[in-house]
Context: one part of a larger RNA
């Protein structure tokens, strides 16, 4: 010099657009962050109606959804990432094509008696439904097959437009695996491995495989550094640098992992599941002491750690998710406002004239010189901010949190707006006083012990400029 998620000390007008727990992966009060469908289905309460019956609404039953989207970076030197290939693989929802949609049965939640309990929450007995459950027929195609055969599917709903349901193939998209190469330090870490390493054979998985298991062999890795130990998410990138290279992974995207802290499985097309469930453990909470309850590394906010990082805010207007035929709901995703000079880029704090070179200040050789056209003064403007008055785009027709913003127009008035470092040489930029090796300075060199341009302080003058210095990492 250059850069930064920066901090601090001074000072601080506006605006746009960025970015804001780097530390305790410590611990949470509170609210909110995933739900939704009465076009699956029966009921329970209001209404309305003489009734059928319709309209609301609720909890259940059932579907779909909760595996996205949001966080974090412990853990991981690993096929975990980053590239280049591979074969033995699934894949709800979506396109496309193509066959199909018949017959029946058993229950059981709400409910409706009635018990237990402090509470969480549960126990019997009856009654009911269905796109919940189970059978049985049909098989273009599929699956098994000693090729003779065998096995196996469906669900109806309405406003009559459709929305649905089963099977098979095919796409598109997603996932899982498997390889080759590349991926920190340290030998003051040299031997390491028994399912290890390789066969057969069974099992298992969506799938190859010691993946798991029984026999059998006795193999496998390592100085081109195993194995242990330290550290680390990994890429695209970023920053530095003429490169070469060095450091380095915050915002933003890809992948990975992980969700109190260790271990498990259910369900599902997908989980071994952050706001699901079992089992243990540590905190906390409530208890009638018998027994329960909880997980903020969502989005805000609290304690606490710390040099140190914000609002318990608005809306689903836009974009996008998730249900729904659909009207809509839901969405701390996202879009906005809001704090913060935390950085980037713009603006402003006035301009023109203005010598008697004004007072004043400071310096003087006492003659003057310097502040300094610098002030008054005169003449003009009016950005910013005040007021008013109009007013968007983002919204192809309706809807607009932002937001009466943004931007226009118009009045009045220079009015509301500059600071902070340095000035002994590297290095721009000089005197007086005070101090007297004292107070103090300082990035090196070095300054101060009675004439200090090196402390202090004034006056001048340099440099940056809504900033400046100073620290602190990197190149």
């Nucleotide at each position: 010099g250059a850069a930064c998620g920066a901090a601090c000390g001074c000072u601080g007008g506006c605006g746009g657009c960025a970015g804001g727990c780097c530390u305790a992966a410590c611990a949470c009060a509170u609210g909110c962050a995933a739900g939704u469908c009465g076009a699956a289905c029966g009921g329970g309460u209001g209404c309305a109606g003489c009734a059928a019956u319709g309209c609301a609404u609720c909890a259940g039953u059932g579907g779909c959804g909760c595996a996205c989207g949001g966080g974090a970076g412990a853990g991981u030197a690993a096929c975990g990432c980053g590239u280049g290939g591979a074969a033995a693989c699934c894949u709800a929802c979506c396109u496309u094509u193509u066959g199909g949609u018949u017959c029946g049965g058993a229950a059981u939640a709400a409910c409706a008696u009635u018990g237990g309990g402090a509470a969480a929450c549960u126990g019997a007995u009856g009654c009911u439904a269905a796109u919940a459950c189970c059978g049985g027929a049909u098989a273009a195609g599929c699956c098994c097959u000693a090729c003779g055969g065998g096995g196996g599917a469906a669900a109806g709903a309405u406003u009559u437009a459709u929305c649905g349901c089963c099977g098979a193939a095919a796409g598109a998209a997603g996932g899982g695996u498997c390889c080759g190469c590349g991926u920190u330090g340290g030998a003051u870490u040299a031997g390491c491995u028994a399912g290890u390493u390789g066969g057969u054979g069974a099992g298992g998985u969506a799938a190859a495989a010691g993946c798991u298991c029984a026999c059998c062999a006795a193999g496998g890795c390592a100085a081109c550094g195993a194995u242990c130990u330290a550290u680390a998410g990994c890429u695209g990138g970023u920053c530095u640098a003429a490169g070469a290279g060095g450091a380095u992974g915050a915002u933003c995207a890809g992948c990975c992992u992980c969700a109190c802290u260790g271990g498990g499985a259910c369900u599902g097309a997908g989980a071994c599941a952050c706001g699901g469930c079992c089992c243990a453990g540590a905190c906390u909470c409530c208890u009638a002491c018998g027994g329960g309850a909880g997980g903020c590394a969502g989005c805000a906010g609290u304690g606490g750690g710390g040099a140190a990082u914000a609002u318990u805010g608005g809306a689903c207007a836009a974009u996008g998710g998730g249900g729904g035929c659909a009207a809509c709901c839901c969405u701390g995703a996202u879009c906005c406002a809001g704090c913060c000079a935390u950085g980037c880029c713009g603006c402003g704090u006035g301009a023109a004239u203005g010598a008697u070179g004004a007072a004043g200040g400071c310096c003087u050789u006492c003659g003057g010189g310097u502040u300094g056209u610098a002030a008054a003064a005169u003449u003009c403007u009016u950005u910013u901010g005040g007021u008013a008055g109009g007013g968007a785009c983002g919204a192809u027709g309706a809807u607009g949190a932002c937001g009466g913003u943004a931007c226009c127009u118009a009045c009045a008035g220079a009015a509301u707006a500059a600071g902070c470092u340095c000035c002994g040489g590297c290095u721009a930029a000089c005197u007086u006083c005070g101090u007297g090796c004292c107070a103090g300075c300082a990035g090196c060199c070095g300054c101060g012990g009675u004439a200090a341009u090196a402390c202090g302080a004034a006056g001048g003058g340099g440099g940056c400029u809504a900033g400046c210095g100073u620290u602190g990492u990197u190149c």
About this RNA:
The part of an RNA shown here (small-subunit ribosomal RNA, 5' domain) has 475 nucleotides and comes from an Alphaproteobacteria bacterium.